[in-house]
RNA sequence: AACUUAUAAAGGCAAACUUAUCGAAAGAUAAGGACGCAAAGCUAUGGAUCUACGGAUCUUUGAUCUAGGAUUGCCAGGCUGCUGAU
Numbered sequence: 001a002a003c004u005u006a007u008a009a010a011g012g013c014a015a016a017c018u019u020a021u022c023g024a025a026a027g028a029u030a031a032g033g034a035c036g037c038a039a040a041g042c043u044a045u046g047g048a049u050c051u052a053c054g055g056a057u058c059u060u061u062g063a064u065c066u067a068g069g070a071u072u073g074c075c076a077g078g079c080u081g082c083u084g085a086u
Base pairs, nucleotide, nucleotide: 006086007085012037013036017032018031019030020029021028022027035073041079042078043077045076046075047074048071049070050069054066055065056064057063058062
């Protein structure tokens, strides 16, 4: 000096739920709120999952399929990054 593990200090994020707005939905954003998080920072690249407006098919008041929609707080990959006291 670097890396790793546990705890500490400082600072950070914020699940469920509630309200408002947006959206066809899944879901997102803001405020409140803390279940948790050392990458719970960024990225839909691979897998996985959710939705199905539109589209397709059919035995058509319906059913099935479909991402070009969504989830990074599902897993992996890529990029970046705080402390260093015991």
A computed fold for an 86-nucleotide RNA, annotated as c-di-GMP-I riboswitch aptamer. It matches the Rfam family "c-di-GMP-I riboswitch aptamer". About the family: GEMM was predicted in a large-scale screen for bacterial structured RNA regulatory elements. Model confidence (mean pLDDT): 81 of 100. It was read from a public genome assembly, where an Rfam model found it.